[in-house]
RNA sequence: GCCGAAAUAGCUCAGCUGGUAGAGCAAUUGAUUCGUAAUCAAUAGGUCGGAGGUUCAAGUCCUCUUUUCGGCACCA
Numbered sequence: 001g002c003c004g005a006a007a008u009a010g011c012u013c014a015g016c017u018g019g020u021a022g023a024g025c026a027a028u029u030g031a032u033u034c035g036u037a038a039u040c041a042a043u044a045g046g047u048c049g050g051a052g053g054u055u056c057a058a059g060u061c062c063u064c065u066u067u068u069c070g071g072c073a074c075c076a
Base pairs, nucleotide, nucleotide: 001072002071003070004069005068006067007066010025011024012023013022019056027043028042029041030040031039049065050064051063052062053061
């Protein structure tokens, strides 16, 4: 340099044909317990990497761009 994949909650990841952003773990609160753990219930937590475009409507489609990973090429 070329090709491909990925980026969504604190972490690991879903998100279907464009139509209200979710799960598990973690956190907080409550129940249970003499107390702790475990268990159960509830709550909170998000500019969906960034910018622009299309659309009534974009995590999803298009363009540019940043970062990470993999492959190939090049060099010595």

Predicted 3D model of a 76-nucleotide RNA (transfer RNA) from a Holosporaceae bacterium. The source organism's lineage runs through Bacteria, Pseudomonadota, Alphaproteobacteria, Holosporales and Holosporaceae. The sequence is in RNAcentral, with records from ENA.